The RNA shown here (TPP riboswitch aptamer (THI element)) has 146 nucleotides and comes from Methylosinus sp. The model forms 96% of the base pairs in the Rfam consensus. The coordinates come from a structure-prediction model, not an experiment, and the mean pLDDT is 75. Its Rfam family is "TPP riboswitch aptamer (THI element)". Rfam's curators write: Vitamin B(1) in its active form thiamin pyrophosphate (TPP) is an essential coenzyme that is synthesised by coupling of pyrimidine and thiazole moieties in bacteria.
[in-house]
Parts: sequence; structure tokens; C1' cells
RNA sequence: GGUCUCGCCCAGGGGAGCCUCGCCGCUGGCGCGCUUUGCGCGUGGCAAGAGGCUGAGAGGCCGAAUAGCUUUUUUAAAAAGCGGCUCGGCGACCCUUCGAACCUGAUCCAGUUCGCGCUGGCGUAGGGAGGCCGCAUGUUCCUGAU
Repeated sequence: GGUCUCGCCCAGGGGAGCCUCGCCGCUGGCGCGCUUUGCGCGUGGCAAGAGGCUGAGAGGCCGAAUAGCUUUUUUAAAAAGCGGCUCGGCGACCCUUCGAACCUGAUCCAGUUCGCGCUGGCGUAGGGAGGCCGCAUGUUCCUGAU
């Protein structure tokens, strides 16, 4: 001196699961029709989270959006099943080629768990996002000088 490590700045990439219990499924708008104190159709409005687990992170702030289907009993109306309880931006967190952050294979395989997860395999697999600066840091490594 370099490398590595660490930190700042700018830039970029990425994920958000599982369990339990819940919740939503509305409409006194407008128009039309009818067997008219209601029903049907169209249109518009409007809906829905708590606890626990693993983890770096499983949703903090702001904004926007969303109302279907089936069955059973019934006087009214209820019950059950399917479905839904979201999306975007910012933030937080992780990662950026020395790259298992994350994606694909994969609704993968073996063990384990209620399940996610965990351990091993797949895996020298295929993809995957970088530059600058530092009087920082210590000494592993490389090089040079004394």
C1' cells in the first nucleotide's frame, strides 16, 4: 500500500407465513316492473380482526377499493357450506455479484410438528439487485520498504 471487516452517502433487489378463536355477507338512495305497506330487476352507496407461534421482518402511517353462489327449515326469519376479512405508496427489516436476501424446480423427497417451522437432501442446479467515500477499525491474508 492492497485485501478483508466496519460505517456514511447515493442507487437498486426482496419477502410478509402458520395455528386458534372470531368477523363480513348490508342497503330507510334512485329508476323500472309487478300479484304493491312488500317482492323482483337495473343502477348507486356501503362491509369485515383479536390472541398465540416461528422469524431480522409476518404489517406502523397514509390513500384507495370490494357485497357473490348453493343447500335446509320457515309466518317472519334463521342455520349450514362455498367465498371474503384486500390492494397501492411510504416506513421498518433483510440483501446487493466473495450474491441461499429472494425466485424457479415445488402442491418436490426423508425425518419431525396440529400446522407453519425446524434438520437433512435437491444444490458445484437454473436465475437474482452496485457505485462512491472514510483522519474509521484490527490484523487474518497478500505485496513492498526499512